[in-house]
RNA sequence: UAUUUAUCAAGAAAGGUGGAGGGACAGGCCCUUUGAAGCCUUGGCAAACGGUUAAAACCCAGUGCCAAUUCCUGUUCCGCUAACUAGCGGAUUAAGAUAAGUU
Numbered sequence: 001u002a003u004u005u006a007u008c009a010a011g012a013a014a015g016g017u018g019g020a021g022g023g024a025c026a027g028g029c030c031c032u033u034u035g036a037a038g039c040c041u042u043g044g045c046a047a048a049c050g051g052u053u054a055a056a057a058c059c060c061a062g063u064g065c066c067a068a069u070u071c072c073u074g075u076u077c078c079g080c081u082a083a084c085u086a087g088c089g090g091a092u093u094a095a096g097a098u099a100a101g102u103u
Stems, first nucleotide, its partner, number of pairs: 002102007013042005021031003025074004043066003048063002050059003070095001076091006
C1' cells in the first nucleotide's frame, strides 16, 4: 500500500504550552480568542481486539478513545405526506474510524 473479518445508540477532561483553526471528504449543521489544531504532564473511559465462562456476566488496560449517534446526510430500495420540488419513517449499502489477520 492492498485486502479479509468484526464492531461503531454506551462511556470518559483538567493543567501547561501554543495562538487560529477544528469536527476524514462534499454539503449541512456545529465547536472555537470565555482560546482551535498540535505538543507535554496528570487523570479518566471500556464498545472492539485479549482472558474466564455453557450462557448471562465478569476481569484486564497493551492498542484505542475522552463535544454533538461515525454530529447529520451521501448508494439502492420501500412506505407515508405531498405534487414545483421537498419532508418524514424503515431497510440496505458506500465512505470513514478502531482492532485482529493476510499481503